This is a predicted structure of a 71-nucleotide RNA (transfer RNA) from an uncultured Lachnospiraceae bacterium. Model confidence (mean pLDDT): 82 of 100. Rfam family: tRNA. Gene Ontology term of the family: triplet codon-amino acid adaptor activity.

[in-house]
RNA sequence: GGCGUCUUAGCCAAGUGGUAAGGCACGGGUCUGCAACACCCUCAUCGCCGGUUCAAAUCCGGCAGACGCCU
Numbered sequence: 001g002g003c004g005u006c007u008u009a010g011c012c013a014a015g016u017g018g019u020a021a022g023g024c025a026c027g028g029g030u031c032u033g034c035a036a037c038a039c040c041c042u043c044a045u046c047g048c049c050g051g052u053u054c055a056a057a058u059c060c061g062g063c064a065g066a067c068g069c070c071u
Base pairs, nucleotide, nucleotide: 001070002069003068004067005066006065007064010024011023012022018054027041028040029039030038047063048062049061050060051059
């Protein structure tokens, strides 16, 4: 220098055009004399900027970062 893959909550992670699953943790609640356990509830501008579309996490372009391959 060229090419490819990946980027979704604090962490892990599903979701291939139509209201963003699940688990762990944090916080709140029930329970308890106080805790723990258990159960319930809560938490997302999907890396950033544009484009396409009635509608974009999803398709396209650029940028940033991580990883890998070639030279």